[in-house]
RNA sequence: CCUGUACAAGGGCAAACCCGUUGCGAAGCGGGGACGCAAAGCUUCCGGCCUGUGAGAAAGGCAGCGGGGUCGCCGUA
Numbered sequence: 001c002c003u004g005u006a007c008a009a010g011g012g013c014a015a016a017c018c019c020g021u022u023g024c025g026a027a028g029c030g031g032g033g034a035c036g037c038a039a040a041g042c043u044u045c046c047g048g049c050c051u052g053u054g055a056g057a058a059a060g061g062c063a064g065c066g067g068g069g070u071c072g073c074c075g076u077a
Base pairs, nucleotide, nucleotide: 005075012037013036017032018031019030020029021028022027035064041070042069043068045067046066047065048062049061050060051059
């Protein structure tokens, strides 16, 4: 430096669902709520899925679908 993350410690995030709200929609935001998560922090660069349109292209969405990039807490069997 890279990979790995057992045993711990302080903690962190927040699925489904409900209420409110924005949007044509996928879905987003706020509150409640926890299924889970060692990056379930960030980032659409790649693949995938979803929306929309008469069809297509463009466009939009999902980072809790996978990969990549990047920053980070604790300890070191």

The RNA shown here (c-di-GMP-I riboswitch aptamer) has 77 nucleotides and comes from Thiobacillus denitrificans DSM 12475.
It matches the Rfam family "c-di-GMP-I riboswitch aptamer". About the family: GEMM was predicted in a large-scale screen for bacterial structured RNA regulatory elements.
The sequence was found by an Rfam model in a public genome assembly.